[in-house]
RNA sequence: UCUUUAUCAUGAGUGGUGGAGGGAUAGGCCCUUUGAAGCCACGGCAACCGCCCGUUUACACAGCGUAAUGGGGUCUGGUGCCAAAUCCUUCUCUGCAGUGCAGGGAAAGAUAAGGA
Repeated sequence: UCUUUAUCAUGAGUGGUGGAGGGAUAGGCCCUUUGAAGCCACGGCAACCGCCCGUUUACACAGCGUAAUGGGGUCUGGUGCCAAAUCCUUCUCUGCAGUGCAGGGAAAGAUAAGGA
């Protein structure tokens, strides 16, 4: 970098440094000198992988088990995250309805786990 699967309306920030940008991209809208990004320290959230304890199912069995499932706990392990729904949109379908609202799907993106 490409690809597969899963999730994405929940949740969680202070201080120091820094000094003008940031919210992926384009548009909108918003945050920001009452201090942006980045970096550092400490803290927190969550439960993808990991670990621990249960549930259920299948298989196996003399017994110990194996696989899947999904409930709880945990970060003293690996990541991630801590303004706004992934901040909103675009395409398509459905319903209501009257040019909008609500919902499903696709696309794009983010993260995790696996593969090339």
The prediction has a mean pLDDT of 76. Predicted 3D model of a 116-nucleotide RNA (SAM riboswitch aptamer (S box leader)) from Geopsychrobacter sp. The source organism's lineage runs through Bacteria, Thermodesulfobacteriota, Desulfuromonadia, Geopsychrobacteraceae and Geopsychrobacter. Rfam family: SAM riboswitch aptamer (S box leader). Rfam's curators write: The SAM riboswitch is found upstream of a number of genes which code for proteins involved in methionine or cysteine biosynthesis in Gram-positive bacteria. The SAM riboswitch acts at the level of transcription termination control.